[in-house]
Formats: sequence, C1' cells, structure tokens
RNA sequence: AGAGUGAGUCAGCCUAAUUCCGAGUUAAAAAGAAGCGGAGGAACCAAAUUGGGGGCUUAUUUUUACUUUAACAGUAAAAAGGGACAUCUCUCAGUCCUAGCCCGUCAGCUAACUUCGUAGGCAUUGAGAGGAGACUAA
Repeated sequence: AGAGUGAGUCAGCCUAAUUCCGAGUUAAAAAGAAGCGGAGGAACCAAAUUGGGGGCUUAUUUUUACUUUAACAGUAAAAAGGGACAUCUCUCAGUCCUAGCCCGUCAGCUAACUUCGUAGGCAUUGAGAGGAGACUAA
C1' cells in the first nucleotide's frame, strides 16, 4: 500500500420541484443548459354536447342526517378506495392525510411538433428478511 473479517457511528422527510452556468461580492437574482414533471396536438380506435365541460394533485366514490321551493351544491359523521411515515426494496403491525388551485364554453386517445413548471412545507414509527455506500479505530 492492497485485500478480507467482524464492530460502532453516519446518511434527513413530503414533493416534478434538483444540478451546472451566470458570479465579481457575505449571500441571493434575471436569462441559459441538463435532469425531472405537466399540458396542447394526426391517423386508427373511441365518443359526444347548459343541471356546461375539462386540467394539476393521493385528495375520489357510496351511505345517513341537516340545509335548500326541488335538484345540484354545501356542512357533519361513517365506510370503501387512494397516498405518506426518515439510506434502498419487500412483508407485518401501528399512526397520519384525503387540502387546495386553474382554464373559461373549449381540449378523448394521439406520432411528428408546440408549450409550461422546477415552488412551497416540515422533523410521522417499530419489527423481520435482503441489498448497496461513507467514516473511525481493531
């Protein structure tokens, strides 16, 4: 110096929402590039329209009660479905969430093509099995 063995510690989370460049300055920005995500948009196929219709998102559906002139809509509860839980995957149990925003009468799928976003909020758990890193000393 290299290899192996076992031990200890570390790694942040949700989300598409990160990295580079700009860039000199204590730091940050506009524009740009890459990565990631969304929308529009042929043929073929599918389908249609005022109680409008549609999009992003886990954030939908059903039942009961109240409200309402009636329906729609709204409020509350329950259930089903969906999503998250701290390095990664699977299993089991447990806990939490099921908000909100947008287009503007209009858009199904959709190759080529066109176009937009890259914000914000946080510290939610254990067990079992398997896999991959960094550091420390032996």
Predicted 3D model of a 138-nucleotide RNA (c-di-AMP riboswitch aptamer (ydaO/yuaA leader)) from Geminocystis sp. GBBB08. Of the family's consensus pairs, 96% are formed in the model. The coordinates come from a structure-prediction model, not an experiment, and the mean pLDDT is 76.